[in-house]
RNA sequence: AGUAGUUCAAUUGGUAGAGCGUCGGUCUCCAAAACCGGAAGUUGAGGGUUCGAGUCCUUCCUG
Numbered sequence: 001a002g003u004a005g006u007u008c009a010a011u012u013g014g015u016a017g018a019g020c021g022u023c024g025g026u027c028u029c030c031a032a033a034a035c036c037g038g039a040a041g042u043u044g045a046g047g048g049u050u051c052g053a054g055u056c057c058u059u060c061c062u063g
Base pairs, nucleotide, nucleotide: 001062002061005020006019007018008017014051022038023037024036025035026034044060045059046058047057048056
């Protein structure tokens, strides 16, 4: 340090998001580009604290 396929966000603990990619649509003779929309998450694993944990405590795993 570990969060979507990938790169990374997430304020004092209060509805997990963005870029790229991907899928669909508009446009086009076709495609690309552009624009619009959608899907995709057991937040590395177990336990604890709390009304509530990605966030705090603890053990373990991986780099």
Notes:
A computed fold for a 63-nucleotide RNA from a bovine gut metagenome, annotated as transfer RNA. Model confidence (mean pLDDT): 84 of 100. RNAcentral holds the sequence, with entries from MGnify. Its Rfam family is "tRNA". Rfam classes the family as a transfer RNA. Its family is annotated with triplet codon-amino acid adaptor activity in the Gene Ontology.